[in-house]
Annotation
Predicted 3D model of a 100-nucleotide RNA (Glycine riboswitch aptamer) from Sabulicella glaciei.
RNA sequence: GCUCCGCGCGCGGGAGAGAACCUGAAGCCCCCGGGCGGAGGGUCGCCGAAGGCGCAACCGGCCCCCGGAAACGCUCAGGCAAAAGGGCCGCGCGCGGACA
Numbered sequence: 001g002c003u004c005c006g007c008g009c010g011c012g013g014g015a016g017a018g019a020a021c022c023u024g025a026a027g028c029c030c031c032c033g034g035g036c037g038g039a040g041g042g043u044c045g046c047c048g049a050a051g052g053c054g055c056a057a058c059c060g061g062c063c064c065c066c067g068g069a070a071a072c073g074c075u076c077a078g079g080c081a082a083a084a085g086g087g088c089c090g091c092g093c094g095c096g097g098a099c100a
Base pairs, nucleotide, nucleotide: 003098004097005096006095007094008093009092010091011090012089013088018044020043021042022041023040027036028035029034030033045080046079047078051076052074053073054072058068059067060066061065
């Protein structure tokens, strides 16, 4: 000095699926028995891209078995207007490592 890898931070991009239904606390309003409100609880439907769990093929091993991945599968968690979040991608900075 160049390239690559990992981690952290910042910026930008980033999908899917009911603003479902029932009930309903605080609080607020007025013509005082009604209205607004929507914390919480329940019911059904749905989504997969935080996290979590699973593994056919294949690879490895001490080989009837065990271990290993994802954008695949599950849907526990999470989510289903907007906002927020969001695997992942791009750029910048910092730290560490590898090669030369």